A computed fold for a 322-nucleotide part of an RNA from Candidatus Rehaiarchaeum fermentans, annotated as large-subunit ribosomal RNA, domain IV. The coordinates come from a structure-prediction model, not an experiment, and the mean pLDDT is 85.
Context: one part of a larger RNA
RNA sequence: UCCUGCCAAGGGAAAUCGGCAAAUUAGUCCCGUAUGUUCGCUAGAAGGGAUCCCUAAACUGGUGAUGAGCUAGUUUAGGGCGCAGUGACAAGGGGGGCUUGACUGUUUAUUAAAAGCAUAGCCGACCGCUAGAGGGCAACCUUUUGUACGGUCGGUGACGCCUGCCCAGCGCAGUUACCCGAAAGGUCAGUCCAAUGGCCAUAAGGGUCUGCUAGCGGCGGAGGUAAUUCCUGACCUUCGUAAACAAGCAUAAUACAUUGCCAUCUGAUUGGUGGCUUGUGAACGGCGUAACGAGGUCCCCACUGUCCCUGGCAGGAAACCC
Numbered sequence: 001u002c003c004u005g006c007c008a009a010g011g012g013a014a015a016u017c018g019g020c021a022a023a024u025u026a027g028u029c030c031c032g033u034a035u036g037u038u039c040g041c042u043a044g045a046a047g048g049g050a051u052c053c054c055u056a057a058a059c060u061g062g063u064g065a066u067g068a069g070c071u072a073g074u075u076u077a078g079g080g081c082g083c084a085g086u087g088a089c090a091a092g093g094g095g096g097g098c099u100u101g102a103c104u105g106u107u108u109a110u111u112a113a114a115a116g117c118a119u120a121g122c123c124g125a126c127c128g129c130u131a132g133a134g135g136g137c138a139a140c141c142u143u144u145u146g147u148a149c150g151g152u153c154g155g156u157g158a159c160g161c162c163u164g165c166c167c168a169g170c171g172c173a174g175u176u177a178c179c180c181g182a183a184a185g186g187u188c189a190g191u192c193c194a195a196u197g198g199c200c201a202u203a204a205g206g207g208u209c210u211g212c213u214a215g216c217g218g219c220g221g222a223g224g225u226a227a228u229u230c231c232u233g234a235c236c237u238u239c240g241u242a243a244a245c246a247a248g249c250a251u252a253a254u255a256c257a258u259u260g261c262c263a264u265c266u267g268a269u270u271g272g273u274g275g276c277u278u279g280u281g282a283a284c285g286g287c288g289u290a291a292c293g294a295g296g297u298c299c300c301c302a303c304u305g306u307c308c309c310u311g312g313c314a315g316g317a318a319a320c321c322c
Base pairs, nucleotide, nucleotide: 001317002316003315004314005313006312007311008310010308011307014306019303027051028050029049030048031047036041038158052080053079054078055077056076057075058074059073060072061071062070063069081085093301094300095299096298097297098296099295100293101292105117106116121156122155123154124153125152126151127150132143133142134141135140159288160287161286162285164219165218166217169216170215171212172211173210174209178207179206180205185200186199187198188197189196220239221238222237223236224235248280249279260276261275262274263273264272265271
């Protein structure tokens, strides 16, 4: 010096990306317990008190027979010792805000446990069974000891309030008097045969027409104008679209400029929260939400060798000296 364990005056996160690590708390009994809430919870909320030993009395349970005795315990009164009585061991630190996912569950065996996956619930597509879907060249097999309150597939993801406009493009389904549409077929031409060519009719498919967005997806620009000068722009004009983002939320896990602006927390804040907001935006789900989380982030209390600022002790390792 390093490793492991332990202690520390005063201060108490000033250390650091970050309280990482450590410390605090801790069992049991009693009292007591806010806010929110889906009334189950939140909750061991928080916070406070007690806890050992001896003696006596009373009482309760077991045994015994209802008594005595033995045994387990409770209450009351009195007493004892220590700094300390769950004396060692064992054994939650607490509270608040925001975010995200409803939850329990599950995952990268060996750097990721999560906000990813799953989930109940919601929605859709296919399918009446010799089905639909999957495997196999096939025979055949699975779903299926099943039969639509079933099975296969896809999206969303508890619950609450909701889920707007657009079918022009792409996709899917249906429709179609009509148009396009191959070979074989028919028919005509090719001086005969043939090559070949024209025409007729026609499947799928395409065109046409219609429907479908919890199908893929999409959801504007310019100019002018008021109540008071300014500002703003309810309103008007115009271009223009398939439709011209309606609700909700918003500098967000989404906002480049951005450390946006205002308020608040600090002595000081590229941080947090609440507002504003030309940004986002509705099952690619939108917005809320009790409970839950080794998720992310901010703050407060308590606590501490993280730090101010190092020191000491015990055990061990290397190096050095003998």
RNAcentral holds the full RNA, with entries from ENA.